Background
The RNA shown here (transfer RNA) has 73 nucleotides and comes from a Gemmatimonadaceae bacterium. The organism belongs to Gemmatimonadaceae, within Bacteria. The coordinates come from a structure-prediction model, not an experiment, and the mean pLDDT is 81. Rfam family: tRNA. By type it is a transfer RNA.
Parts: sequence; structure tokens; C1' cells
RNA sequence: GUCCCGAUAGCUCAGCUGGUAGAGCAGCGGACUUUUAAUCCGUAGGUCGCCGGUUCGAUCCCGGCUCGGGACA
Repeated sequence: GUCCCGAUAGCUCAGCUGGUAGAGCAGCGGACUUUUAAUCCGUAGGUCGCCGGUUCGAUCCCGGCUCGGGACA
């Protein structure tokens, strides 16, 4: 330099061919227990990396950029 993959909740990751996003763990509250842990119930938490474009509508499609990983040279 060229090409490929990834970027979504505090962390690890889903999201089926476009219809305003979920799980597990962690957090918070409660039940149980003498207490803790474990278990169970509930609850909060996200400008979907950034900037544009297409569309009635974008996490998803298109272009550029940033960061991380990889292949080739």
C1' cells in the first nucleotide's frame, strides 16, 4: 500500500432478507437465611464508533473517516 473481519448496556455477545434493540453476567431493590453466600422475584441502564447519502422509515443498504484484529506484498 491492497483486501477481509469487527466496533451494539459496565463486561461478554445476539439482533433471521429495513419497521425506533435484547440475553447472560455485573449493578440496584425485595423475598429466603441469625449473617454472608447460593437461590428466586422485580428494576434501572443504549445519540447501535463518527460524518454524510438512499428511504415514509436505517444497528441493518451505499460512500468517507477513526480504532482494533487478520491475510498478501